The prediction has a mean pLDDT of 81. The RNA shown here (transfer RNA) has 77 nucleotides and comes from a Gaiellaceae bacterium.
């Protein structure tokens, strides 16, 4: 330098194809049960969907650019 994949609550991920209320598991908080640790049950909080722009009534989703991580290749040594 070229190609590809990925970026979504604290962590791991789904949702994207085919635009229409942002979800799941774990974790966290509260309550109940339990002597307690732990565990079970119930309830709850937490997200600029990497950034900017465009299209659209409406964008996590479509389009363009950029950034970051990883993989492959080329080049140099």
């Nucleotide at each position: 330098c070229g190609g590809g994949a990925c970026g979504u609550g604290g962590c791991g991920c789904a949702g994207c194809c085919u635009g229409g209320u942002a979800g799941c598991g774990c974790a966290c908080u509260c309550g109940c049960u339990u002597u307690g640790g732990g565990a079970g049950c119930g309830a709850g909080g937490g997200g600029u969907c990497g950034c900017c722009a465009g299209u659209u009534c409406g964008a996590a989703u479509c389009u363009g650019g950029c950034c970051g991580u990883c993989c492959c290749g080329a080049c140099c040594a």
Rfam family: tRNA.